[in-house]
């Protein structure tokens, strides 16, 4: 340094398509002996009245998008996932947000609980602590085995394997 591999409670990541959910909501039509009520009517004032419209309700019609699940293909094992900045696009500016890029940090992986954020949602996702389990390497012990098994600890820029 180059090439191949390995971990798995569904290993990650995307991409079409179905499907529930989102919701009988948002919005569109008709309509009320209801209440408010701009510009107005009346008016010395208060007070009343009231179209346009908005609240709330009966009817009728009725969604989308984000996230989720299954099947299928695609790329792959820092697969990926987030934190902070910075430049660019959404988009006329200003803060959020969403998507691209880069820079710096942190995370082996998977799962449960707690707390926080995002979300319609008791789904999911994220971030954090704490268990558990699992994989590889060190040491260290124990068995005449180079293996197993147990203890503690690191971390993917790692670890095998072969040139």
């Nucleotide at each position: 340094g180059a090439u191949a591999g390995a971990g798995g409670u569904u290993g990650c990541g995307g991409c079409u398509u179905u499907u529930a959910u989102c919701a009988g909501u948002a919005c569109c039509c008709c309509g009320g002996c209801u209440c408010c009520u701009a510009u107005g009517g009346a008016a010395g004032c208060a007070c009343c009245c009231g179209c346009c419209g908005g609240a709330c309700u009966g009817g009728g019609g009725g969604a989308a998008a984000g996230g989720a699940a299954a099947c299928g293909c695609c790329g792959c094992c820092g697969a990926a996932g987030g934190a902070a900045g910075g430049c660019c696009g959404c988009a006329g500016g200003g803060c959020a947000g969403c998507g691209g890029u880069u820079u710096u940090c942190c995370u082996g992986a998977u799962g449960g609980u707690g707390c926080g954020c995002u979300g319609a949602a008791c789904a999911a996702g994220c971030g954090u602590a704490u268990c558990a389990u699992u994989g590889u390497c060190a040491u260290c012990a124990u068995a005449g085995a180079g293996u197993a098994u147990g203890a503690u600890g690191g971390a993917g820029c790692g670890c095998u394997a072969u040139c």

The prediction has a mean pLDDT of 76. Predicted 3D model of a 163-nucleotide RNA (Lysine riboswitch aptamer) from a chicken gut metagenome. Rfam family: Lysine riboswitch aptamer. Its family is annotated with lysine biosynthetic process in the Gene Ontology. The RNAcentral record of the sequence draws on MGnify.